[in-house]
RNA sequence: AAUAGAGGCGCGGUCUUUAUCAGUAGCUCUGUUUUAUCGCGGAAACGAUAUGAGCGAAAGGAAAUACCGCCGAGGCUUAAAAAGCUUUUCCGAGUUGUUUAAGCCGGGACAGCGUGGAAUACGCGCUGUACUGUCGCGUACCGCGGAGAGCUAUU
Numbered sequence: 001a002a003u004a005g006a007g008g009c010g011c012g013g014u015c016u017u018u019a020u021c022a023g024u025a026g027c028u029c030u031g032u033u034u035u036a037u038c039g040c041g042g043a044a045a046c047g048a049u050a051u052g053a054g055c056g057a058a059a060g061g062a063a064a065u066a067c068c069g070c071c072g073a074g075g076c077u078u079a080a081a082a083a084g085c086u087u088u089u090c091c092g093a094g095u096u097g098u099u100u101a102a103g104c105c106g107g108g109a110c111a112g113c114g115u116g117g118a119a120u121a122c123g124c125g126c127u128g129u130a131c132u133g134u135c136g137c138g139u140a141c142c143g144c145g146g147a148g149a150g151c152u153a154u155u
Stems, first nucleotide, its partner, number of pairs: 001155005008071001010070005016064003026055004035050005040092006074105008083096004106132002109129008134146005
């Protein structure tokens, strides 16, 4: 240098089904007003409801089975580019995925705080606790330390 592997509730993706989202948004009928509230913020416009009745979703996120690709798998942060979304126009702000560059994290679990989210689900970040795999050191059936650009095997 090449090839092949290991960690384990291991990582990510796709299809289908299911629950939730929610009796919500929206639609129809009716009713009220020329007033108020709402639609990320401001200005203008447009739309909706404020009562009652009927009909009634979806996306994102989640769980299960199956399949696929894998072991920096993947996740996150920052910067840039163009594109999409947040009713329309303008000015801002936020957010989604894609590409490039740099940086951080061995892995999962639990707890606390923060954040996203309709959510108590779940995701992400930080901190802590024990566990676990790997290598190194040692006073060696245990203790300490390091990080995946690592570790093991073969050529």
Model confidence (mean pLDDT): 80 of 100. A computed fold for a 155-nucleotide RNA from uncultured Ruminococcus sp., annotated as Lysine riboswitch aptamer. It matches the Rfam family "Lysine riboswitch aptamer". Rfam 15.1 lists 3,224 matches to the family in 1,923 species.